RNAcentral holds the full RNA, with entries from ENA and SILVA. This is a predicted structure of a 349-nucleotide part of an RNA (small-subunit ribosomal RNA, central domain) from an uncultured bacterium. The coordinates come from a structure-prediction model, not an experiment, and the mean pLDDT is 88.
Context: one part of a larger RNA
């Protein structure tokens, strides 16, 4: 390399969107490049194969004939690729009539709770823990009531509920906006699918400027525990935690499962649609998207997936190819930094 892989054994890119390219529905007619068939030239000689001749055999040689699978012209065929030209409506899209939703971004506005202030009432504890100690209190502390302030978060509902491409999204109102699902079938007529490269978007932590800070809490202090205890527990604490803007671009970005497309027994829940039946928005029947379990047959080393496939094809794109060394050096990009992306070798078992 080729093959076989890629849920857990090495392998699925964190997700999307798209240039290039790689694949690509149904009818007719033209072309003939790819394809096939025929003819022609070439395709040196030697060598090689198969049949013969000559050296007593061989080895060597030497005739003929294959072969040289290949190029180039030319004559045709038109199934399939492929170009073109006309056409179609089921893929793909618009359009109309409807619906669900924590989908986004922005204002605003609300109760609870913590924590601080001020005032009462009240009197020696309180907090803490396995036990205590640091810590707070008579300068009146905890508890308790009224009043204020400021800041995160948003109990119940709440749900293998729902939305989003993924990260992730959950008080309540409003304004902007973005996708889906249903059903119709009025318009387009293959306009699609993937997607190296590029580009956006990406939890949490982390940086930079500037607010902003109640709770919590890396570091840090100081009590404990111990043989120590640079920890587990306790008292306090600073960064962050929030905003705003800009940069990092990584995670067990996980269904550890890559995107579309067919098609392949059921049964059971639950979400959001339409249609029947019916008095009905109940119930039943059916259909379509979604989201759970259980399950045949098939796959699987097992486990276990099993119409949301890890089964059965099909087309891309990624990725793997023995452990360690190593996601390390080196180099190149990128980044303010911190590091990030690409990504070996020696050597060693």
């Nucleotide at each position: 390399c080729u093959g076989g892989g890629u849920g857990u054994a090495a392998a699925g890119g964190g997700a999307g969107c798209g240039c290039a390219g790689g694949c690509g529905g149904g009818a007719a007619g033209c072309c003939a490049a790819g394809u096939c068939a025929g003819c022609u030239g070439u395709g040196a000689a030697a060598a090689c194969u198969a049949c013969g001749g000559g050296c007593u055999u061989a080895a060597c040689u030497u005739g003929u004939a294959g072969a040289c699978u290949g190029c180039a012209g030319u004559u045709g065929a038109a199934a399939c690729u492929g170009g073109u030209u006309u056409u179609c409506u089921u893929g793909a899209g618009u359009g109309a009539a409807g619906u669900a939703g924590a989908g986004g971004u922005u204002g605003g506005c609300g109760g609870a709770a913590u924590u601080c202030c001020g005032a009462g009432u009240g009197u020696a504890g309180c907090g803490g823990u396995g036990a205590a100690a640091u810590g707070c209190g008579u300068a009146g502390a905890u508890a308790u009531u009224c009043g204020g302030a400021g800041g995160a978060a948003c109990a119940c509902c709440g749900g293998u509920g729902g939305c989003g491409a993924a990260g992730g999204c959950g008080g309540c109102c409003a304004a902007c906006u973005g996708g889906g699902c249903u059903u119709u079938a009025a318009c387009u007529g293959a306009c699609g699918c993937u997607g190296a490269g590029g580009c956006u978007c990406g939890a949490a932590a982390g940086u930079g400027u500037g607010g902003g800070g109640a709770g919590c809490a890396a570091a840090c202090a100081g009590g404990a525990u111990u043989a120590g205890a640079u920890a587990c527990c306790c008292u306090g604490g600073u960064a962050g935690u929030c905003c705003a803007c800009a940069c990092u671009g990584u995670a067990a970005a996980c269904g550890a499962u890559g995107a579309u497309a067919a098609g392949u027994a059921g049964g059971u829940g639950u979400g959001g649609g339409g249609g029947g039946u019916c008095u009905g928005g109940c119930c039943c029947c059916u259909u379509c998207c979604g989201u759970g379990c259980c399950g045949c047959a098939g796959c699987u080393a097992a486990c276990g997936c099993a119409a949301u496939a890890a089964g059965u094809u099909a087309u891309c794109c990624a990725c793997c190819u023995g452990g360690g060394g190593a996601g390390u050096a080196c180099g190149a990009c990128c980044g303010c930094a911190a590091g990030g992306u690409u990504g070996a070798a020696a050597c060693u078992c």